[in-house]
Model confidence (mean pLDDT): 83 of 100. This is a predicted structure of a 485-nucleotide part of an RNA (small-subunit ribosomal RNA, 3' major domain) from a metagenome.

Context: one part of a larger RNA
RNA sequence: UGACGGGGCCUGCACAAGCGGUGGGGUAUGUGGCUUAAUUCGAUUCAACGCGAAGAACCUUACCUGGCCUUGACAUGUAUCUAGUAGAAGGGUGAAAGCCUGACGAGGUAGCAAUACCAGGAUACACAGGUGCUGCAUGGCUGUCGUCAGCUCGUGUCGUGAGAUGUUGGGUUAAGUCCCGCAACGAGCGCAACCCCUGCGUCCUGUUGCCACCCGGUCGAGAGACUGGAGCACUCUGGACGGACUGCCUCGCUCAAACGGGGAGGAAGGUGGGGAUGACGUCAAGUCAGUAUGGCCCUUACGGCCAGGGCUGCACACGUACUACAAUGCCUGGUACAAAGGGAAGCAAUACCGCAAGGUGGAGCAAAUCCCCAAAAACCAGGCCCAGUUCAGAUUGUCGUCUGCAACUCGACGGCAUGAAGCUGGAAUCGCUAGUAAUGGCGCAUCAGCUACGGCGCCGUGAAUACGUUCCCAGGCCUUGUACA
Numbered sequence: 001u002g003a004c005g006g007g008g009c010c011u012g013c014a015c016a017a018g019c020g021g022u023g024g025g026g027u028a029u030g031u032g033g034c035u036u037a038a039u040u041c042g043a044u045u046c047a048a049c050g051c052g053a054a055g056a057a058c059c060u061u062a063c064c065u066g067g068c069c070u071u072g073a074c075a076u077g078u079a080u081c082u083a084g085u086a087g088a089a090g091g092g093u094g095a096a097a098g099c100c101u102g103a104c105g106a107g108g109u110a111g112c113a114a115u116a117c118c119a120g121g122a123u124a125c126a127c128a129g130g131u132g133c134u135g136c137a138u139g140g141c142u143g144u145c146g147u148c149a150g151c152u153c154g155u156g157u158c159g160u161g162a163g164a165u166g167u168u169g170g171g172u173u174a175a176g177u178c179c180c181g182c183a184a185c186g187a188g189c190g191c192a193a194c195c196c197c198u199g200c201g202u203c204c205u206g207u208u209g210c211c212a213c214c215c216g217g218u219c220g221a222g223a224g225a226c227u228g229g230a231g232c233a234c235u236c237u238g239g240a241c242g243g244a245c246u247g248c249c250u251c252g253c254u255c256a257a258a259c260g261g262g263g264a265g266g267a268a269g270g271u272g273g274g275g276a277u278g279a280c281g282u283c284a285a286g287u288c289a290g291u292a293u294g295g296c297c298c299u300u301a302c303g304g305c306c307a308g309g310g311c312u313g314c315a316c317a318c319g320u321a322c323u324a325c326a327a328u329g330c331c332u333g334g335u336a337c338a339a340a341g342g343g344a345a346g347c348a349a350u351a352c353c354g355c356a357a358g359g360u361g362g363a364g365c366a367a368a369u370c371c372c373c374a375a376a377a378a379c380c381a382g383g384c385c386c387a388g389u390u391c392a393g394a395u396u397g398u399c400g401u402c403u404g405c406a407a408c409u410c411g412a413c414g415g416c417a418u419g420a421a422g423c424u425g426g427a428a429u430c431g432c433u434a435g436u437a438a439u440g441g442c443g444c445a446u447c448a449g450c451u452a453c454g455g456c457g458c459c460g461u462g463a464a465u466a467c468g469u470u471c472c473c474a475g476g477c478c479u480u481g482u483a484c485a
Base pairs, nucleotide, nucleotide: 001485002484003482004481005480006479007478008477009476010475011474012473014469015468018432019431020430021429022428025323026322027321028320029319030318031317032316033314034313041052042051063309064308065307066306067305068304069303072127076126077125078124079123080122081121082120087104090101091100092099093098107118108117109116110115129298130297132296133295134294138292140287141286142285143283145281150189151188152187153186154185155184156165157164158163169180170179171178195275196274197273198272200242201241202240203239204238206236209232210231214229215228216227217226218225219224245269248263249262250261251260252259325425329384330383331382332381333380334379341372342371343370346365347364351360352359353358391422396417397416398415399414400413401412402411438461439460440459441458442457443456444455
């Protein structure tokens, strides 16, 4: 000087106060284990376990079994050979790859031509190739402490020195934020601000957006609905500005400052809300399988091609989710109100067929125009009457639909039938402080299809509680002790 233990001060959904879960059931998914010819590999407390994987039927694919190839699927170079050459309909064998054969049958540049060179092919040699090992040889990237408030430097001063001071102290803050004091005076990386979205206003912009006023047409008894013109007022699109700064008032704090409490005005008030942004460093943390890369290893195989299988196996254990156990519910019918996205090998309307999945067909649309598009919960009406039920939907049988060479291993979806466990879950444990939790639906990426209940976004409805800091956990500053470094 640190680390650790004690003490003081402080902070955080850390506890407490609340709301909803997990742990019990069923299923989905990941992991361990077991099994296996193989069940490819990695990730393992927080910070592995719906993780790499934003899509394992073939492919992917790295694994296994079997069949094949050996300058090789791919790159560069050297040497020799090569015109019926390269290529190739077809044939044989085969699961395919491969192997054997093969009618037919070429090219470019220079040159008058001979020919030379190139392209292609064959042989040989250098080499290719390796998801083989080492993340404890590395780069790069990432996680974590932690968006915690810290980490340092120059000069000066103090100390024999390691080092200290500054950065400590008194206040204050979300903050080493700011003020005051002080042998310190300054500075850097962090904090904050500058950036994006959102909340208010003004101006501009009017098509594909809008429809208040005005004119016309159709329907209608009327109210009104639809539509054409005219229009840009409003909504909206997306661009530029304004706006919030403790600026104003008041009280408190040491009489001062920083600051704290209250108030006015305001769409918004003390960081308005959210995002992006992650200091010096820690964990020899993670990744040689994203790529790159040192060293080591394989070279008729640890390289390459193909078919089939496996990654989906199942006495069991754990994590993360979905769905339930019901009446604040379930079923049937009716009826409102979104946002954000996507669309050409695409999205697909009206119509028709089918109980449905879906099919036929194809208007329109490279999109503020057309389509996906139905929002759902909510609300209204009716049924169920507390029951393993009109709850719940696993499992199984059967018939179908779609994608795709191909759904047996091993796809999704629909109809009918079947109708399991489950009556609120022990010890324990998780998330959340406001448009949040809870709850309802919608979209997208990957993608032929899909095991998506996952991930990332969007909007609707919309709470309860916080006395407080004794205790548990994590962290910051000061101080003290130490057989620790």

It matches the Rfam family "Bacterial small subunit ribosomal RNA". Rfam links the family to the GO terms structural constituent of ribosome and ribosome.